[in-house]
Context: one part of a larger RNA
RNA sequence: CUGGGCGUAAAGGGUGCGUAGGCGGCAUGGAAAGUCAGAUGUGAAAUCCGAGAGCUCAACUUUCGAAUUGCAUCCGAUACUCCCGUGCUAGAGAACUGAAGGGGAGCUUGGAAUUCUCGGUGUAGCAGUGAAAUGCGUAGAUAUCGAGAGGAACACUAGUGGCGAAGGCGAAGCUCUGGGCAGUAUCUGACGCUGAGGCACGAAGGCCAGGGGAGCGAACGGGAUUAGAUACCCCGGUAGUCCUGGCAGUAAACGGUGCGCGUUUGGUGUGGAGGGGUUCGACCCCCUCUGUGCCGUAGUUAACACGUUAAACGCGCCGCCUGGGAAGUACGGUCGCAAGAUUAAAACUC
Numbered sequence: 001c002u003g004g005g006c007g008u009a010a011a012g013g014g015u016g017c018g019u020a021g022g023c024g025g026c027a028u029g030g031a032a033a034g035u036c037a038g039a040u041g042u043g044a045a046a047u048c049c050g051a052g053a054g055c056u057c058a059a060c061u062u063u064c065g066a067a068u069u070g071c072a073u074c075c076g077a078u079a080c081u082c083c084c085g086u087g088c089u090a091g092a093g094a095a096c097u098g099a100a101g102g103g104g105a106g107c108u109u110g111g112a113a114u115u116c117u118c119g120g121u122g123u124a125g126c127a128g129u130g131a132a133a134u135g136c137g138u139a140g141a142u143a144u145c146g147a148g149a150g151g152a153a154c155a156c157u158a159g160u161g162g163c164g165a166a167g168g169c170g171a172a173g174c175u176c177u178g179g180g181c182a183g184u185a186u187c188u189g190a191c192g193c194u195g196a197g198g199c200a201c202g203a204a205g206g207c208c209a210g211g212g213g214a215g216c217g218a219a220c221g222g223g224a225u226u227a228g229a230u231a232c233c234c235c236g237g238u239a240g241u242c243c244u245g246g247c248a249g250u251a252a253a254c255g256g257u258g259c260g261c262g263u264u265u266g267g268u269g270u271g272g273a274g275g276g277g278u279u280c281g282a283c284c285c286c287c288u289c290u291g292u293g294c295c296g297u298a299g300u301u302a303a304c305a306c307g308u309u310a311a312a313c314g315c316g317c318c319g320c321c322u323g324g325g326a327a328g329u330a331c332g333g334u335c336g337c338a339a340g341a342u343u344a345a346a347a348c349u350c
Base pairs, nucleotide, nucleotide: 003322004321005320006319007304008303012318014201015200016199017198021194022193023192025088026087027086028085029084030083033081034080035077036076038074039073040072041071042070049065050064051063052062053061054060091191092188093187094186095184096183097182098181103177104176105175106174107173108172109171110154115149116148117147118146119145120144121143125136126135162169163168206247207246208245209244210243211242215241216240220236221235222234223233258317259316260315261314262313263312266295267294268293269292270291271290272289273288274287275286276285277284299306300305323350324349325348332343333342334341335340
């Protein structure tokens, strides 16, 4: 080295694009590197193994053979792999037509509600709780009507419904723009899959600079509760939450399930599309493709459960695990303004 694994026991990278590498469709021609066959040379002796011989036997010694699984050269084979050509269309991509969508970015607009300001009416309470108090209010609050300002979020529709690689995305309109799906079978002709490094994206919270600040609200102050109460409850309230530009790069970043391809009984919902039947038409019924759920066959699984959206049966490639603690820590490296992130041990101990 050869092993076994990764939904929940240790273990799938947060996600994508992609470099090197690994792997790669059908037919045919060539070449013959891998591969296979034969021959020759070599593969020291001893040792090991087989058959004999010699010490009375054996150990021991000795003869012959085999073995030495290797290497080189020559002559061949060509199914498979590689290499060099030629062709193909089932993989992949392009084109055209069509429909769906909270996919992304920018700009503009809207209504409800909270708060605040001004004005009117109006008077003694309001708010809050388990009960209270702090708090607000005769300098006129709460309530109610009108006007205005400003910020944030978009009720209902809303749906195991949709879109996106993931994070995530929900008022309306306009502009720009990505992806997927169906149909046609027009074009290219293996252009493919995966992907160490790398690059990009990446919730919340955090950081830097400049704006903004209605509500909410870490910290903080006060009132309660309590033995205490650095909490839970209440009254306030700063960062923050919002916008622009930059940094950071982590999450129970979860389906706790990497990506791709092929194969394998079914039933029943739902989103998008095509075809057929029926019909005046719609509705409805059947079939197909593509998503998204539930239930279950075979099979799998330690069980739970999974079950054509596999955790079934196979192949390709990547990542990761190898007893618990010490520890995702120390040291060192890299990155960062910092917070910290990433890579990642050992002593010791059970």
Molecule: small-subunit ribosomal RNA, central domain
Organism: metagenome